[in-house]
Predicted 3D model of a 169-nucleotide RNA (Lysine riboswitch aptamer) from Copranaerobaculum intestinale. The source organism's lineage runs through Bacteria, Bacillota, Erysipelotrichales, Erysipelotrichaceae and Copranaerobaculum. Its Rfam family is "Lysine riboswitch aptamer". For this family Rfam cites "Riboswitches Control Fundamental Biochemical Pathways in Bacillus subtilis and Other Bacteria" (Mandal et al., Cell, 2003). The RNAcentral record of the sequence draws on Rfam. Its mean pLDDT, the model's own confidence on a scale to 100, is 75.
RNA sequence: AAAAAAGAUAGAGGAAGCGAUGCAUCAUAGUAUACUGGGGAGCUGGCAAGCGCAGAAACAGUAGAAAGGUAAUCAUCGCCGAAGGAUAAUUGCUCGGCAGAGAAUUGUCCUGGGGUUACAGGGAAUACCUGUAGCACUCCUUCCGAUAGGAAGAGGCGCUAUUGGCACG
Numbered sequence: 001a002a003a004a005a006a007g008a009u010a011g012a013g014g015a016a017g018c019g020a021u022g023c024a025u026c027a028u029a030g031u032a033u034a035c036u037g038g039g040g041a042g043c044u045g046g047c048a049a050g051c052g053c054a055g056a057a058a059c060a061g062u063a064g065a066a067a068g069g070u071a072a073u074c075a076u077c078g079c080c081g082a083a084g085g086a087u088a089a090u091u092g093c094u095c096g097g098c099a100g101a102g103a104a105u106u107g108u109c110c111u112g113g114g115g116u117u118a119c120a121g122g123g124a125a126u127a128c129c130u131g132u133a134g135c136a137c138u139c140c141u142u143c144c145g146a147u148a149g150g151a152a153g154a155g156g157c158g159c160u161a162u163u164g165g166c167a168c169g
Stems, first nucleotide, its partner, number of pairs: 007163005014080001017079006026069001033063005042051003046098002083111009093102003112138002115135008139155001141153002143150002
């Protein structure tokens, strides 16, 4: 001097990247519910239990919601393991009588990204979300090639650029 580990800084992927919030709209739904008629003993629920002759159900009429959800839109914010999922543990959190469901945190594991098709789950829903698999596309790295490009393999605590300079030689 070259190479080089840890670390630090800044970036890229994109019809439509990821997530959150918000408006509108759609749907929930002519449902729940209230009143009237009617009728005369059932109705709701996973269980427990509750309601009902002070009038259940079917049926008819009048009035008639709400929460969660909702776009290849728009706006704002935070970002590029952005984020999502599975599993285990913890919680004095939320709903609940219990069962159960949800939320938060931590650990481990999987997924580079979006699309589409099929199946499964959630959901009122053909919307939307999640998972698995297939299909092609795309990003990155390695190899080949003069180039265009091609093939195969791998994938995010990765890749690129700058910086940095442990150890060994």